Molecule: Glycine riboswitch aptamer
Organism: Thermostaphylospora chromogena
RNA sequence: GUGACCUCUGGAAAGCAGGCCGGGCACGGCCUCGCCGAAGGUGAAAGUCCGGUAAACACCGGGCGAAACUCUCAGGCUCACACGACAGAGGGGGAGGA
Numbered sequence: 001g002u003g004a005c006c007u008c009u010g011g012a013a014a015g016c017a018g019g020c021c022g023g024g025c026a027c028g029g030c031c032u033c034g035c036c037g038a039a040g041g042u043g044a045a046a047g048u049c050c051g052g053u054a055a056a057c058a059c060c061g062g063g064c065g066a067a068a069c070u071c072u073c074a075g076g077c078u079c080a081c082a083c084g085a086c087a088g089a090g091g092g093g094g095a096g097g098a
Stems, first nucleotide, its partner, number of pairs: 005091006015033001017032006034077003040073001041071001043069001047064006
């Protein structure tokens, strides 16, 4: 000085939706419509590389190419619980540097 990883702390959004079934209730399951974006995942801009091609900064085709953008597959949408990108503190020890 420092990845992966570990511990603690903080951490948003969106339905008090409708129907059916189970249940004494709490609640759970299925379906329908409407929503959220911060597990995970999708897409690809500048740029760059390759080919068409003897040449071209043109044209055409293909590859690589980021996000908190995008899509909403997955996940989630009463309080709470749980999850949670990311952030802080501590640990950790590989690569690397003096």